The prediction has a mean pLDDT of 76. The RNA shown here (Glycine riboswitch aptamer) has 104 nucleotides and comes from Sphingomonas jeddahensis. Of the family's consensus pairs, 80% are formed in the model.

RNA sequence: AUUCGACGCUCUGGAAAGCGGCCUUGCUUCGGCAUGGCCCACCGAAGGGGUAACUCCGCGCAAGCAGGAGGAAAGCUCUCAGGUUCCGUGACAGAGGGGGUUCG
Numbered sequence: 001a002u003u004c005g006a007c008g009c010u011c012u013g014g015a016a017a018g019c020g021g022c023c024u025u026g027c028u029u030c031g032g033c034a035u036g037g038c039c040c041a042c043c044g045a046a047g048g049g050g051u052a053a054c055u056c057c058g059c060g061c062a063a064g065c066a067g068g069a070g071g072a073a074a075g076c077u078c079u080c081a082g083g084u085u086c087c088g089u090g091a092c093a094g095a096g097g098g099g100g101u102u103c104g
Stems, first nucleotide, its partner, number of pairs: 001102001003100002007098001009096005018040001020039004025034003041084003047080001048078003054070004058065002
């Protein structure tokens, strides 16, 4: 100097869904607030699972096939985990810098 986005760091942007009920413990200005547990309802963007393409086998003269095994992405899907006023979290995106690659 170049390039990458597999890996950290910093900054910026960044959603959905309950201020639900009962109980527990702590604090209290006695109004409440917070912690934890259970129940009901809900969300989909930490993480995790599923599935397409694709590969092999099988069947078929062939086109192909709702068959078997493997494989595997998402902003799709599930909701195990997580979450449900605000704050915060946060996939993802941008910038900077570290780091790596290549060239001199």
The source organism's lineage runs through Bacteria, Pseudomonadati, Pseudomonadota, Sphingomonadaceae and Sphingomonas. The same sequence occurs in records of 2 taxa.